RNAcentral holds the sequence, with entries from ENA. This is a predicted structure of a 75-nucleotide RNA (transfer RNA) from a Candidatus Njordarchaeota archaeon. It matches the Rfam family "tRNA". It is annotated as a transfer RNA. Taxonomically the source falls in Candidatus Njordarchaeota (Archaea, Promethearchaeati). Its mean pLDDT, the model's own confidence on a scale to 100, is 83.

RNA sequence: GGAGGGGUGGAGUAGUGGUAUCUCGCUGCCCUUGCAAGGCAGAGGCCGCGGGUUCAAGUCCCGCCCCCUCCACCA
Repeated sequence: GGAGGGGUGGAGUAGUGGUAUCUCGCUGCCCUUGCAAGGCAGAGGCCGCGGGUUCAAGUCCCGCCCCCUCCACCA
C1' cells in the first nucleotide's frame, strides 16, 4: 500500500430505512434474623468522528480515525 471483518449503555451482544434488543453488572423494593439466590420495578447508549442521500439513517453513499485477519512492498 491492497483486500476482508469490526467500532452500539459500565462489560458482552442483536438490530438489511420507520421512535435501539437481550444477558451480566448497577440502584430501589419484596423475601431472609442477616447474606446469597430468587421475585418486582428503575436508571443508564442517538449508535467511532465529519459530511451526504432520504419525509425518515445504527442501517445506504463519501472522507477520516482506531482494532483484528490475510496479501504485497521496502529495509